Predicted 3D model of a 72-nucleotide RNA (transfer RNA) from a Bacteroidaceae bacterium. Lineage of the source: Bacteria > Pseudomonadati > Bacteroidia > Bacteroidales > Bacteroidaceae. The prediction has a mean pLDDT of 82. Its Rfam family is "tRNA". Rfam links the family to the GO term triplet codon-amino acid adaptor activity. It is annotated as a transfer RNA. It was read from a public genome assembly.

[in-house]
RNA sequence: GCCCCUAUAGUUCAACGGAUAGAAUAGAGGUUUCCUAAACCUUAGAUAGGAGUUCGAUUCUCCUUGGGGGUA
Numbered sequence: 001g002c003c004c005c006u007a008u009a010g011u012u013c014a015a016c017g018g019a020u021a022g023a024a025u026a027g028a029g030g031u032u033u034c035c036u037a038a039a040c041c042u043u044a045g046a047u048a049g050g051a052g053u054u055c056g057a058u059u060c061u062c063c064u065u066g067g068g069g070g071u072a
Stems, first nucleotide, its partner, number of pairs: 001071007010025004018055001027043005048064005
């Protein structure tokens, strides 16, 4: 250089092109407890950037960027 895969909460993962993007764990507050842990309740938090297709895009297409792999 060329080809392939990949990018969603702090982290690990979901989501036929159509619901207010959903869980687990971590965080914050509370209940309980002599205290801690555990348990339970509540709460905040995310689609890498840009363009296109579509009535509608996390999902499809193109470009860019980051990460991984293959090839000489």